A computed fold for a 252-nucleotide part of an RNA from a Patescibacteria group bacterium, annotated as large-subunit ribosomal RNA, domain VI. The RNAcentral record of the full RNA draws on ENA. Its mean pLDDT, the model's own confidence on a scale to 100, is 85. It matches the Rfam family "Bacterial large subunit ribosomal RNA". Its family is annotated with ribosome and structural constituent of ribosome in the Gene Ontology.

Context: one part of a larger RNA
RNA sequence: CGUUGAACAUUGAGAAGGCUCUUUCCUAGUACGAGAGGACCGGAAAGAACGAACCUCUAGUGCACCAGUUGUCCUGCCAAGGGCAUGGCUGGGUAGCUAUGUUCGGUUAAGAUAAGCGCUGAAAGCAUCUAAGCACGAAGCUGUCUUCAAGAUUAGUGUUCCUAGGAUCCUCGUAGACCACGAGGUUGAUAGGCCGCAGGUGUAAGCACUGUAAAGUGUUGAGCCGAGCGGUACUAAUAAUCCAUUGUCAUC
Numbered sequence: 001c002g003u004u005g006a007a008c009a010u011u012g013a014g015a016a017g018g019c020u021c022u023u024u025c026c027u028a029g030u031a032c033g034a035g036a037g038g039a040c041c042g043g044a045a046a047g048a049a050c051g052a053a054c055c056u057c058u059a060g061u062g063c064a065c066c067a068g069u070u071g072u073c074c075u076g077c078c079a080a081g082g083g084c085a086u087g088g089c090u091g092g093g094u095a096g097c098u099a100u101g102u103u104c105g106g107u108u109a110a111g112a113u114a115a116g117c118g119c120u121g122a123a124a125g126c127a128u129c130u131a132a133g134c135a136c137g138a139a140g141c142u143g144u145c146u147u148c149a150a151g152a153u154u155a156g157u158g159u160u161c162c163u164a165g166g167a168u169c170c171u172c173g174u175a176g177a178c179c180a181c182g183a184g185g186u187u188g189a190u191a192g193g194c195c196g197c198a199g200g201u202g203u204a205a206g207c208a209c210u211g212u213a214a215a216g217u218g219u220u221g222a223g224c225c226g227a228g229c230g231g232u233a234c235u236a237a238u239a240a241u242c243c244a245u246u247g248u249c250a251u252c
Base pairs, nucleotide, nucleotide: 001151005161006160007159008158009157010156014148015147016146017145020048021047022046023045024044025043026042032037050105051104052103053102054101058099059098060097061096065092066091067090068089069088070085071084072083073082074081075080110142111141116136118134119133165243166242167241168240169185170184171183172182173181190236191235192234193232194231195230196229197228199225200224201223206219207218208217209216210215
């Protein structure tokens, strides 16, 4: 831009993906075979690689979380802190993102077939699966399964609405390079703050007591705490603007 208004919901022409393999057990040490050995058919169970989703568990990461600690500078000093040194180093670690972790998947009809196996059957009084006709037959093909899908210009269909509807702008994230998408904009829990909880770290500072002291103990599972869960209008989503304006057909 088109699909000749808009919102929502859809059909599926078409396209893409997937389709895997191994081992063990039962049938059965049966059929077969002198023995050695050792099945078809059918049934069951484990597993491998691959793929998808997810983060409850396990394990990573987690440079705005917590603690310990070295050197040095600073806050006048003590104490308590802050800066720098690869996040200074070290030990842990929420959310998120992950795999090594968890869950799930490759199933089953049906149809047409390949090699192949056949029925009936002439040409050719026989024979012959083929010439007419008919029936089987594969992890392969179509389809079943998953995803996308009306620019499918053949532009489809259904419901509702007629100033309808959409956008700018603003608060944001389950989204994201931008755009887009999605959640909201006071008739409001969208983000921040605050409150509570979960969770992490691991018993803050101050004070008191004990000890000559280094320190220890008590207050105290304390203090601090990013992203998680819930609540609460305290702050900010104010105000305003733009597009669209009867689309088609009939008549004149």